[in-house]
This is a predicted structure of a 1518-nucleotide RNA (small-subunit ribosomal RNA) from an uncultured prokaryote. It matches the Rfam family "Bacterial small subunit ribosomal RNA". Rfam links the family to the GO terms structural constituent of ribosome and ribosome. The coordinates come from a structure-prediction model, not an experiment, and the mean pLDDT is 83. The RNAcentral record of the sequence draws on ENA.

């Protein structure tokens, strides 16, 4: 730091996903040890049990039992003034827990408190006096000390199940109450008045008293009261900061302020009475939802985001709600009262309880530990202290929950062992890995040793202080014996032995890591893209590899990547995004100059920013994690001293921004009134007659009751031709005949006036096409709806004929449009060129011109720049500024709900669930178009002949069958594979056999081989005989080569499957003219250019031009045949001349000609004329056998069709192996109601029959062709000459020509079919051959829709040959003979090429794709209602409590009084105030369920149509 994913490819936009870090985690799997941390995130759910707050005898009274010992059995002593309980003091408000509530001065930060409190500690000053003091105890006969009043404990009695309680009696204090004093304090009428205290303990007799030793006394410690100051901790107040929702816009009556009073520690509506009517709010009040806040933590480069476990600060809470009491402090977690819910006990009367303390339990949940040890340390409470208490704390336990560390060995070791896996069978890999050999012993195990955490305190010694004191007490010093939960500690040593210790995930790309097997769109995987349908690196297993490692993966949630909310740091013409337009409020921003101030701003200093954390340095645990010390930092806030450029502010000036005034012209700017002509329609009249109208064609319709047409007149409504123009005006919508009136704005020019008056503009307000709505008019034309006619498969459409709302006017609504320049408004700056509209200046003019120039508008082209590209470009989408609006993936959806507006239609505002991995923009290459242009082709047209009808042949489909073997299926399957199925072929069926096999290779044994009989059998085969030995070497034993038989094995064999695993071969587009590359250039890029353009060609053929220049595969040419000539050669060919002849080139002779077959020549637009860019080339001509590639053939570019072929061959994989192999006999491939293709023969006279007669080419032949002759009507037989072929044969060419018959008919046409008789081939013609003769003589009289071939030696027609082949040709491949017609032309059909255009297609139009309906599932809206939660208001009610009123009963301390009694004060009670729970009427809010219902989404190949994308077949869209 990026990557994957939209496309055929590209760039962009944009979402989704991944790699990183982190975690209080959980789950899966695995697991050796240690150190340091952390461990109910869920039910603030309910809790059994134990413990978590007590302590003090140096405040006080009282005071056991048990046990031990003694005993005179009565009891006594010790434990022991101990335990337990009580009064009293201090503590219990700390520590510990939790995060429910709280959006708040709750928290954070900075301040204020002259508006306050603070127990214990510390500090200052002062005080602690007197009296009483029962009783107990002591003494004791009594009495004195001596009366302020009480009360627990205690005793007695009563009630109760319990909790507990009542009454009477007794008693103490540092409990309580008076009095005195009063620095401070408070009140005051300024005279004064009010208002405190507590003692306990240790020691000593120095002084005094009695005089023994002690009370007093002295002294020490501690405590108490008042007060001062500090510290600490609280309270209150203030500035600033602190989540989401506006689909919450208004809220508030103690509310805001004042005065008086009350209350508090203290300010304050905190409370109350009265007065005023305020207070808060768009800088977000109120309401709703959510949430403890912070230091920090985590992520991030940072800014930011998320978070608030552990540790630390603050707050809040303690079963839920309310309340106060006590106290320095609480409205109190382990206190009290009341109400409520719940649980428990109960004798039914009544009681008890509160783990969000530590453990633990149930429950919830994916999920979170032991009912442990100790107060040894640290800290806390009490105490003088010892000490006690302490689930705070320190430790241990559990779980890999996290971070960190260590180990599971080390070295050597190649026969590269075995095994596994792969294999091309050679090997490779696992792999120095193992084994083996040599070492080591960390950790764990066992045994032994063994720190530190401990200092205090106690006792004793010495010293110092205090004191009268050597005492007590305090401090210091020394000594002594001690104090450890952890703990079998850390650590060290020894012993034995490699001994006890490795897994998890992944391996298609992202992303490091690859093979085999299994599976076969199944099973499964998946974070995204996507894998799996028989060769899966993606599933599962294995081998191997990669990553991490006592862990590894997965899941959840966070930040990052994401510049994907953009402050740093994004956008808005077409991707999402500029409000339809204006006016203007708040707000934001704002011209020049001058001096001033100092809020912003900048700078110096100070305070604070807790500690911990992060960072840096150093140190301590062996290292690290961890811990300690110091520094830095904490980007913030406040205070203070300064600076004055900018900004704000106030003051003064200016004119350039803005405005005003005078002048001038332009304009469909707006409103109102009036006027005009053309046209349509209608009405009246005239002329006139049969049609008109309408369409692709028609029909509905109108018309003989007179239409249409035409003329005249009239009525009425609407719109204003020409002018007219990317002309004008307006903010936009929009505005068009003419005249008048009213009226807005802009512009030019003058430079007089004002002096920043400006820009933008959330809300608000106004305007706002068409359609639509309301009321009333109007209504010619047009025309939704509707009707009819057509079209159509249908046609609720397009077309036609009609036609109503509406369109028009007035008034009032609506408020939306693709309201578009898809481009907000304003200002400034930044090359030009060229039109046009309005106004002006200059020059000049007769002049409307022309030329130069200024301002304002409106267009086109274009520079820089911008942009993803397209494009924009002084009218910016460039460079900047100001302000507003808007966007954040697609769908759901501009929808639902709510609110506002509207008469309605509807509009504005505006979600979510769910679902997808895309949706999209621009451009590129193709393909396609019922787009365009140009051009080819027997493509059409022009012609000739066919097919489709008949019969037959042949192939196919179908059907049939035991089998009818298999393949080929539009063109490009169908006389195709098959150049030839009676057996064979043959792959199919039935039956009979064989199993190393019918054929191949190696090994062993035997035998040569071979020939020939018999039996069974359909044959294969089985069985049984006979003959017979060879060749080479030889040491004569034998061995070898070929062949046969048998045996065993590695294996053979398969026309079995997959042509969608393949090679090879082939078809097709297409013999169409195309397909590409290198370098350069252009473009961000895909790509383009070249290859396009202008001509031309059969051709990307050639020429010219050109950011291209060249090149390759194709085209053409080179090759073959053919057409002319020449040379060479002359048998088997030929025969002109000569001769012979059996009259046949037969012979002699010859090589001239024909011919044969080898080599050459020739044709190249070479020549001439014309056209052309004077280029290519085209047209015409000459010559020539041939003329513009002469004719034909071979030759098939890059590629397309998963085209065809596994049954030619080859081949991967799979399958069969006494069978899917192999042999044999028979059957089948030849079936037959039908359908199609390809052919043959015909339908006749251009013919048929008969007779005569002429002319080829190319082939083939010894397993052959086979002559003559003879036989047969004939097929053929016989015969065997000749020929291995220019020699002989097949072989007759046929059409043609000559003559004759037939005379238009189902015939003397046609020949199918059938009968009989034959021939030939062959082992064999039944199924199932060809041919012959005689007889028979079917359909058919030229063929519907449709369709095929052919442009010249072609079509048509006529024969001949060959391959295959024993035989079988109507097919195929060739050969020659005779030999036409037509082409105006490119509109149309089909196919193709090039250019261009549109595209939502790219599997490429056989494409894509829309909506209803039907089915399934999902989420959601409405919904009669129903259920719940929370809330405001109304009224009722009113527990506990507090303060208030009252003073009926009752009442120790104080006062008065001798007393009785009274007073002050108080408890209870009553009353009324506030108020929790509760109740109540009618509201509003949120959530659940809900018959039925609405649309939406998603689903396999459902149904109906064809809306959109091409001119998408009616251009599309709003």
């Nucleotide at each position: 730091a990026g990557a994957g994913u939209u496309u055929g490819a590209u760039c962009c936009u944009g979402g989704c996903u991944c790699a990183g870090a982190g975690c209080g985690a959980a789950c899966g799997u695995u697991a050796g040890c240690g150190g340091c941390g952390g461990g109910c995130c869920u039910a603030a759910c309910a809790c059994a049990u134990g413990c978590a707050a007590g302590u003090c005898g140096c405040a006080c009274g009282a005071g056991a039992a048990a046990g031990u010992c003694c005993u005179u059995c009565g009891g006594g002593a010790c434990c022991g003034g101990u335990a337990a309980a009580g009064u009293g003091g201090c503590g219990c408000a700390c520590g510990g827990g939790u995060g429910a509530g709280u959006a708040a001065c709750g928290c954070g930060u900075a301040g204020g408190u002259a508006a306050c409190c603070u127990a214990c500690c510390u500090u200052c000053c002062a005080g602690c006096g007197g009296g009483g003091g029962a009783u107990a105890a002591c003494u004791g006969c009594a009495g004195u000390g001596u009366g302020g009043g009480a009360u627990a404990a205690c005793u007695u009695g009563g009630g109760g199940a319990a909790c507990c309680u009542c009454a009477a009696g007794c008693u103490a204090c540092u409990a309580c109450c008076g009095a005195a004093u009063a620095a401070u304090u408070c009140c005051u009428a300024c005279g004064g008045g009010a208002g405190a205290a507590c003692g306990c303990g240790g020691g000593c007799c120095u002084c005094u008293a009695c005089u023994u030793g002690u009370c007093a006394g002295c002294u020490c410690u501690u405590g108490c009261u008042g007060u001062u100051g500090u510290a600490u901790g609280a309270g209150c107040c203030u500035g600033c900061g602190u989540c989401g929702g506006a689909u919450u816009a208004g809220c508030u009556a103690g509310u805001u302020g004042g005065u008086g009073a009350g209350g508090u520690a203290a300010u304050g509506g905190c409370u109350u009475a009265c007065c005023a009517a305020g207070a808060c709010u768009a800088c977000a009040a109120u309401c709703c939802g959510u949430a403890g806040c912070u230091g920090g933590u985590u992520u991030g480069a940072g800014a930011g985001g998320a978070u608030g476990a552990u540790c630390a600060g603050c707050c809040a809470c303690a079963c839920u709600g309310g309340g106060a009491c006590u106290g320095a402090g609480a409205c109190a977690c382990g206190g009290c009262c009341c109400a409520g819910a719940c649980u428990c006990c109960u004798a039914c009367g009544g009681g008890a309880g509160g783990c969000a303390g530590c453990a633990g339990u149930a429950g919830g949940g994916a999920g979170u530990a032991u009912u442990g040890g100790a107060c040894a340390a640290u800290g806390g409470g009490c105490g003088c202290a010892a000490g006690c208490c302490u689930g705070a704390u320190c430790c241990a336990g559990c779980a890999a929950u996290g971070c960190c560390g260590c180990g599971u060995g080390u070295g050597u070791g190649a026969a590269g062992a075995a095994g596994g896996c792969c294999u091309g069978c050679g090997g490779g890999u696992u792999g120095u890995a193992a084994a083996g050999c040599a070492c080591u012993u960390u950790c764990a195990a066992u045994u032994g040793g063994g720190a530190a955490g401990a200092a205090a305190g106690a006792u004793u010694u010495a010293g110092a202080g205090u004191u009268a004191a050597u005492a007590c007490c305090u401090c210091u010093u020394a000594a002594u014996a001690u104090u450890g939960a952890c703990g079998u500690u850390a650590c060290c040593a020894a012993u034995a032995g490699a001994a006890g210790a490795a897994g998890c995930a992944c391996c298609g790309g992202c992303u490091a890591a690859c093979u085999c097997u299994g599976u076969g769109c199944c099973a499964g995987c998946a974070g995204c893209c996507g894998c799996g349908g028989u060769a899966a690196u993606a599933c599962a297993g294995a081998g191997g590899g990669u990553g991490c490692g006592a862990g590894c993966g997965u899941u959840a949630a966070u930040c990052g990547g994401a510049a994907u909310u953009a402050c740093u740091g994004g956008g808005c013409g077409u991707a999402a995004a500029g409000c339809g337009c204006g006016c203007g409020u708040a707000g934001g921003c704002g011209g020049a100059c001058u001096a001033g101030u100092a809020a912003g701003u900048c700078a110096g200093g100070g305070g604070u920013g807790a500690a911990a954390u992060c960072c840096c340095a150093g140190g301590g645990c062996u290292c690290a994690a961890c811990c300690c010390u110091g520094g830095a930092a904490c980007u913030g806030c406040c205070c203070u001293c300064g600076a004055a450029a900018c900004c704000c502010c106030g003051a003064g000036u200016c004119u350039u921004g803005a405005g005003u005034a005078g002048u001038g012209g332009a304009g469909a700017g707006g409103g109102a009134a009036g006027c005009g002509g053309a046209a349509u329609u209608c009405c009246g009249g005239g002329u006139g007659u049969a049609g008109a109208g309408g369409u692709g064609a028609a029909a509905u319709u109108c018309g003989u009751a007179g239409a249409u047409a035409u003329c005249c007149g009239g009525a009425g409504g609407a719109a204003c031709a020409c002018c007219a123009g990317u002309g004008g005006c307006g903010a936009a919508g929009g505005c068009g005949g003419c005249u008048u009136c009213c009226u807005g704005g802009a512009c030019a020019g003058u430079a007089a006036c004002u002096g920043a008056c400006g820009c933008u503009g959330a809300g608000a307000c106004g305007c706002g096409a068409a359609a639509g709505c309301g009321u009333g008019g109007g209504g010619a034309g047009c025309a939704a709806a509707c009707a009819g006619g057509a079209u159509u498969a249908g046609a609720u459409a397009c077309c036609c004929u009609g036609g109503u709302a509406g369109u028009c006017c007035a008034c009032g609504c609506c408020g939306u449009a693709a309201a578009c320049g898809a481009u907000g408004u304003g200002u400034g700056c930044u090359a030009g060129g060229u039109g046009u509209c309005g106004c002006g200046g200059g020059u000049a003019u007769u002049g409307a011109c022309c030329c130069c120039u200024g301002c304002g508008g409106u267009g086109c082209c274009g520079u820089a720049g911008c942009u993803a590209a397209c494009g924009c470009g002084u009218u910016a989408a460039g460079c900047a500024c100001a302000c507003c609006g808007c966007c954040u993936g697609g769908g759901g959806a501009g929808u639902a709900c709510g609110g506002c507006c509207g008469c309605a239609a509807g509009g504005c505002u505006a979600a979510a669930a769910c679902u997808c991995a895309a949706a999209g923009g621009a451009a590129u290459u193709g393909a396609c178009g019922g787009g365009g242009g140009c051009c080819c082709g027997c493509a059409c047209a022009a012609g000739c002949g066919g097919u489709g009808g008949a019969g037959c042949a042949u192939g196919u489909g179908g059907u049939u069958u035991a089998a009818u073997u298999c393949g080929a299926c539009g063109c490009a399957a169908c006389g195709c594979g098959c150049a030839g199925a009676a057996c064979c072929u043959u792959a199919c069926c039935c039956g009979g056999g064989c199993u190393a096999g019918a054929a191949a290779a190696g090994c062993g044994a035997g035998g040569a081989a071979u020939c020939u009989g018999g039996c069974g059998g359909a044959a294969a085969c089985g069985u049984u005989g006979g003959a017979g030995u060879g060749c080479c070497c030889u040491u004569u034993g034998g061995g070898g080569a070929a062949c046969c038989u048998c045996g065993a094995u590695c294996c053979a064999g398969g026309u079995g499957c997959u042509g969608c695993a393949u090679g090879g071969c082939u078809g097709u587009c297409g013999u169409c003219a195309g397909c590409u590359c290198g370098u350069g250039u252009c473009g961000u890029g895909a790509g383009a250019u070249g290859u396009u353009g202008g001509g031309u060609u059969a051709a990307g053929u050639c020429c010219c031009g050109c950011a291209a220049c060249g090149a390759g595969c194709g085209c053409a040419a080179c090759c073959c045949c053919u057409a002319u000539c020449c040379u060479u050669a002359g048998u088997u060919g030929c025969u002109a001349c000569u001769a012979g002849u059996u009259c046949g080139g037969c012979u002699a002779a010859g090589c001239a000609c024909u011919c044969u077959a080898a080599g050459g020549a020739g044709a190249c637009u070479g020549c001439c004329g014309g056209g052309u860019u004077c280029a290519a080339c085209c047209c015409g001509g000459a010559g020539g056998a041939a003329g513009g590639u002469g004719g034909g053939g071979a030759u098939g570019a890059c590629g397309u069709c998963a085209a065809g072929u596994c049954c030619u061959c080859a081949u991967g994989g799979c399958c069969c192996u006494u069978a899917u192999g192999u042999c044999c006999g028979g059957g089948g491939c030849u079936a037959c109601a039908c359908a199609c293709g390809u052919g043959c023969u015909a339908c006749a006279a251009u013919g048929g029959g008969c007779a005569g007669u002429a002319c080829a080419a190319a082939g083939c032949g010894u397993c052959g062709c086979g002559a003559a002759g003879c036989c047969g009507c004939g097929a053929g037989g016989u015969g065997g000459a000749g020929c291995c072929a220019a020699u002989c044969g097949c072989a007759a060419a046929a059409a043609g020509c000559u003559g004759u018959c037939c005379u238009c008919a189902g015939u003397a046409c046609g020949g199918a079919u059938u009968g009989c008789a034959g021939u030939c081939u062959g082992c064999a013609a039944c199924u199932c051959g060809a041919c012959u003769g005689c007889a028979u003589g079917a359909a058919g009289u030229c063929g519907g829709a449709a369709u095929c071939g052919c442009u010249a030696g072609u079509a048509a027609u006529c024969c001949c040959u060959g391959a295959u082949c024993a035989g079988c040709a109507g097919g195929c491949a060739g050969g020659g003979g005779u030999g036409a017609a037509u082409a105006c032309g490119u509109u149309c059909c089909c196919g193709g090429g090039c250019c261009u255009u549109g595209u939502a297609c790219a599997c490429a139009c056989c494409g894509c794709c829309c909506g209803u309906c039907a089915c399934a599932c999902c989420a959601u809206g409405g919904g009669a209602g129903u259920c719940g939660a929370g809330u405001g208001c109304u009224c009722c009610a009113g527990a506990a409590g507090u303060g208030g009123c009252u003073g009926u009963c009752c009442u120790a301390a104080c006062c008065c009084g001798c007393a009785a009694g009274g007073g002050a004060g108080g408890c209870a009670g009553c009353c009324g105030a506030c108020c929790a729970c509760g109740g109540u009427a009618g509201g509003g809010u949120c959530a659940g369920c809900g018959a039925c219902u609405g649309g939406g989404g998603u689903g396999a190949a459902g149904u109906c149509g064809u809306a959109a994308c091409a001119a998408g077949g009616u251009a599309a869209c709003c």